[in-house]
RNA sequence: UACGCGUAGAGGCAAACCCGUCGCGAGUCGGGGGCGCAAAGCCACGGGGCCGCAGCGGUCAGCCGGGUUGCCGCG
Numbered sequence: 001u002a003c004g005c006g007u008a009g010a011g012g013c014a015a016a017c018c019c020g021u022c023g024c025g026a027g028u029c030g031g032g033g034g035c036g037c038a039a040a041g042c043c044a045c046g047g048g049g050c051c052g053c054a055g056c057g058g059u060c061a062g063c064c065g066g067g068u069u070g071c072c073g074c075g
Stems, first nucleotide, its partner, number of pairs: 003075004012037002017032004022027001035062001041068003045065003048060005
């Protein structure tokens, strides 16, 4: 460095729900809270769910697939 794996240590993220906030809405953001996650980091490219002003546009990356980046340890 590449590939495979995820036992350990130290950590990381943060579901539902509650409070506040923005939004027509799905939902976003902040705080609390932890269901879980070895990429639950990032990307809306394909499929799919949801919303709307339904021609179309939006939203969900913790729905599936794909792309891309990365820590530690073992082989």